[in-house]
RNA sequence: UAGCUCAAUUGGUUAGAGUGUUGUGCUGAUAACGCAAAGGUUAUGGGUUCGGAUCCCAU
Numbered sequence: 001u002a003g004c005u006c007a008a009u010u011g012g013u014u015a016g017a018g019u020g021u022u023g024u025g026c027u028g029a030u031a032a033c034g035c036a037a038a039g040g041u042u043a044u045g046g047g048u049u050c051g052g053a054u055c056c057c058a059u
Base pairs, nucleotide, nucleotide: 003019004018005017006016012050021037022036023035024034025033043059044058045057046056047055
């Protein structure tokens, strides 16, 4: 760091989970539950490095 709450084993392939949202299945209906999907410039800018969410600086 996703609308919210948090991961990412201390620099390495496509940044994941819960909750929420949307759709759908189920139901006489709603809730609950199952399935699926969408959603991220990792606060902003700069630096170091082959490579930065991760290290450094400024706000």
Overview
This is a predicted structure of a 59-nucleotide RNA (transfer RNA) from Rhizophagus irregularis DAOM 197198w. The coordinates come from a structure-prediction model, not an experiment, and the mean pLDDT is 80. The RNAcentral record of the sequence draws on Rfam.